RNA sequence: CGCUCAUCCAGAGGGGCAGAGGGAACGGCCCUGCGAAGCCCCGGCAACCGGCGUCAGCCCGUCAUCUCGAUCCAGCGAGGUAGCUGACGACAUCGGUGCCAAUUCCGGCCCACCUGUGGGACAGAUGAGGA
Repeated sequence: CGCUCAUCCAGAGGGGCAGAGGGAACGGCCCUGCGAAGCCCCGGCAACCGGCGUCAGCCCGUCAUCUCGAUCCAGCGAGGUAGCUGACGACAUCGGUGCCAAUUCCGGCCCACCUGUGGGACAGAUGAGGA
């Protein structure tokens, strides 16, 4: 960089350095020398993944282990543990991220009702996964 899935009307800012841009792109509309981007420090928000608990299922494939049963053995069957998967929950102490103007700031494309709303799509962001 491209693929899959989930979420995106909630929430959360101070200081220092710096010095003109920023809000992804386009059109609007905004923010900004009462200091933009960026970097650093401190703080916070949130709960995607890990980690924790409960429950359920599987326990198969190359690989675990225990008990019981029959069996001459190989091995077989059943049930656990570990493990894996899923659902739910708690926490924010810990690890990986993310975020802290405006709904992803609004819109475009499609549909419905109806002239502004609602729904969807596209695009984007973030997380997780896979190649």
This is a predicted structure of a 131-nucleotide RNA (SAM riboswitch aptamer (S box leader)) from Actinophytocola sp. The sequence was found by an Rfam model in a public genome assembly. The organism belongs to Actinophytocola, within Bacteria. Its Rfam family is "SAM riboswitch aptamer (S box leader)". Its family is annotated with regulation of gene expression in the Gene Ontology.